[in-house]
RNA sequence: UUCAUCAAGAGUGGCUGAGGGACCGGCCCUGUGACGCCACGGCAACCACGCGACGCGGUCCGUCGCGGCUCAGGUGCCAAUUCCCGCCCCGCUUCGCGGGGGGAGAUGAG
Numbered sequence: 001u002u003c004a005u006c007a008a009g010a011g012u013g014g015c016u017g018a019g020g021g022a023c024c025g026g027c028c029c030u031g032u033g034a035c036g037c038c039a040c041g042g043c044a045a046c047c048a049c050g051c052g053a054c055g056c057g058g059u060c061c062g063u064c065g066c067g068g069c070u071c072a073g074g075u076g077c078c079a080a081u082u083c084c085c086g087c088c089c090c091g092c093u094u095c096g097c098g099g100g101g102g103g104a105g106a107u108g109a110g
Stems, first nucleotide, its partner, number of pairs: 001110006011040005019029003023086001025084002041078003046074002048070001049067007082104001087101006
């Protein structure tokens, strides 16, 4: 930098000891122990793998669907919708609410 996804899902123990939820604002979590690290467990299905269908279709290749530890794989994730919002547009019963798009961010594959 490109593409895809982001409303679902899944936590215990040990060490440490004051911050954390990316950023602004809000609102939350937190000495009944946050964040981080380690161990074990789990979720999920991006890649890998297996099976099936389709593509003039046969081993390659592509797309779609299914499977889940599949012989043991690579990541990721396990408070709150990415916790909400931020910029633009639309609608309404207008101190606000709802919807759509964008931006930013996260993860994966190039």
Predicted 3D model of a 110-nucleotide RNA (SAM riboswitch aptamer (S box leader)) from a soil metagenome. The sequence is in RNAcentral, with records from MGnify. The model forms 97% of the base pairs in the Rfam consensus.